[in-house]
Context: one part of a larger RNA
């Protein structure tokens, strides 16, 4: 070096299970509720099954009565019209008694008594006599009639009941449509994206400006702001005007009011953010006005698309100017919402045999924070550790790996402290490195699985050395130190809490070292913690349920092919 036997479990990112942890999907299931929409099922009316009586209510209509003082006025004039007469022995005025109304002045009526008169037309009122007749209005009474409401009774329809008779409920209840409400008892769903992983937090259209690299366009949860409107003037045209600031000058009066003078390219102003314009003004005024028009629109800009922008010229009437001419809104970019539905204006296109309408349809025009703003529906939240399934290392938690900000060690400069003196010793402001034990950042292999924290085993390495050894300095008298230098050979305890690493503590030691090896080692053990499924607290939640809160409990699989060691045997 080959080849075996026996062991050992470091590796083969070992076997085993399409990761259960996280994400993803317009996946699924259960559950929950003041999520949405429906429904079993309760109720509310109504009718049907459902029939007779009576008795109070309400309303309406037909007769009949009656009923109405604002002030002036013989006084409780409803209105209007007709009207110069009319009522009264089938019993006026008047008295005396009751009803009714009452703004107690009085109407209006019913009985008696009584016995022949009483009221109108004329003055006073805005309007004339219930002297008289018609017709109507208020409000109230009655009589028929129609609807309805209620309240008690009957039986004969239904229902109950030993005995098919009788009772007892009774038109109610039962049922059966149709309606309104109530409804996690059931149902079937919804409960957005973006994201240096998810969630929370932010945002989601539009403008301005930097990023942007001198055509356009250009991203990021990249830096800074604004908008979801406002103006009948703040808009048109004619004319005409110049500003903010500053100097001097001047009664109150002063840095600063107003007034003159002179410089003054814009520093002012331009509704409101920015930017880019603007005194020739686009700023600021006065006059007169409605073009803040109707019908096209040549041609350009931008742009996936579907929007968006810009426009001279022609018709048509308008405004302002003498007049050339201007003016289809506002100095310019921001003030927004597509189709469906749906009104309401106009058009006379269509008009289901014809005429005609209903509806449509074509112009105009209103209804959305559809703000997740190219807007899934007219309408939609949660939980799941009781889970599921489909996928991803396109995306997180362990390791690893890049990075070294934090981290831990060196050096570099020397203010300054050390009495004196930077450097025995400590070293500020700063500055250059190493390393890759920490917390991070990326999100590269790993989600068809790399098993995670501590013990225990068993080690091995590295030196930034705890001890033990050898050496400089010393603020080194010894003795014991500080501090550095050289050194990895061997060392590096036992107890007591805690699931602990770590910490404190006790008691020793020379000395009780730091760190690397998947925060070394579960196909070596263990499983206390963390991290399934039961249970409880305390906090949150309306609740299912939730908590880097706590408590108790809670299945650790593998018979070694290879490889690599050990021990042994051959050759």
């Nucleotide at each position: 070096c080959c080849c075996g036997c026996a062991a050992c479990g470091g590796g083969a990112c070992g076997a085993a299970a399409a990761g259960a942890c996280c994400c993803c999907g317009u996946g699924a299931a259960c559950c929950u509720u003041u999520a949405c929409u429906g429904u079993a099922c309760c109720u509310u009316a109504g009718c049907g099954c459902u029939g007779g009586a009576u008795c109070c209510g309400u309303u309406c209509a037909u007769c009949g009565g009656a009923u109405g003082u604002g002030u002036a006025g013989g006084a409780u004039a409803g209105g209007u019209g007709g009207g110069a007469g009319g009522c009264a022995a089938a019993g006026a005025g008047u008295c005396a008694c009751g009803u009714a109304c009452g703004c107690c002045a009085g109407u209006a009526u019913g009985u008696g008594a009584g016995g022949a008169g009483c009221c109108g037309c004329u003055g006073u009122u805005g309007a004339a006599a219930u002297a008289c007749c018609a017709c109507c209005c208020u409000u109230c009474c009655g009589c028929u009639g129609g609807a309805u409401g209620g309240g008690c009774c009957c039986u004969a329809a239904c229902c109950c009941u030993u005995g098919u008779a009788g009772g007892g409920g009774g038109a109610c209840a039962c049922c059966g449509c149709u309606u309104g409400g109530g409804g996690g008892g059931c149902a079937g769903u919804u409960u957005g994206a973006c994201u240096g992983g998810g969630g929370u937090g932010g945002u989601c259209g539009c403008c301005u400006c930097c990023a942007a690299a001198a055509g356009a366009g250009u991203a990021a949860c990249g830096g800074a702001g604004g908008c979801u409107u406002c103006c009948c003037a703040a808009g048109g045209u004619a004319c005409g005007c110049u500003c903010a600031g500053c100097a001097c000058g001047a009664a109150u009066g002063g840095c600063a009011a107003c007034c003159g003078u002179g410089c003054g390219c814009g520093g002012a102003g331009u509704g409101c953010a920015u930017u880019g314009g603007c005194a020739c003004a686009a700023g600021c005024g006065u006059g007169c006005u409605u073009g803040a028009c109707u019908g096209g629109g040549a041609g350009a800009c931008c742009g996936a698309c579907a929007a968006g922008u810009c426009g001279a010229u022609c018709a048509g009437g308008u405004g302002c100017g003498a007049a050339a001419g201007c003016a289809g809104g506002g100095c310019a970019a921001a003030g927004u919402g597509a189709u469906c539905c749906g009104g309401c204006g106009g058009u006379a296109c269509g008009g289901a045999a014809u005429g005609g309408a209903a509806c449509g349809g074509c112009c105009g025009u209103c209804g959305c924070u559809c703000a997740a703003a190219g807007g899934a529906u007219a309408a939609a939240a949660g939980g799941u550790a009781c889970u599921c399934c489909g996928g991803g290392g396109a995306u997180a938690a362990c390791a690893g790996g890049c990075u070294g900000a934090u981290c831990g060690c060196u050096c570099c400069c020397a203010a300054g402290a050390g009495c004196u003196c930077a450097a025995a010793u400590c070293g500020a402001c700063g500055g250059a490195g190493c390393g890759g034990u920490u917390u991070g950042g990326c999100a590269c292999c790993u989600c068809g699985a790399u098993g995670u924290c501590g013990g225990c085993u068993c080690g091995u390495c590295a030196c930034a050395u705890c001890c033990u050894g050898g050496g400089g300095c010393u603020g080194g008298a010894g003795c014991a130190g500080g501090u550095u230098c050289c050194a990895a050979g061997g060392g590096u305890u036992c107890g007591g809490c805690u699931g602990u690493u770590c910490g404190c503590c006790g008691a020793u030691u020379a000395a009780a070292g730091u760190g690397g090896c998947a925060c070394g080692c579960g196909a070596g053990c263990u499983g206390g913690g963390u991290u399934c499924a039961g249970a409880a607290c305390g906090u949150c939640g309306u609740g299912a349920g939730a908590c880097a809160g706590u408590u108790c409990g809670g299945u650790c699989u593998c018979u070694a092919u290879c490889u690599g060691u050990u021990g042994u045997g051959g050759g």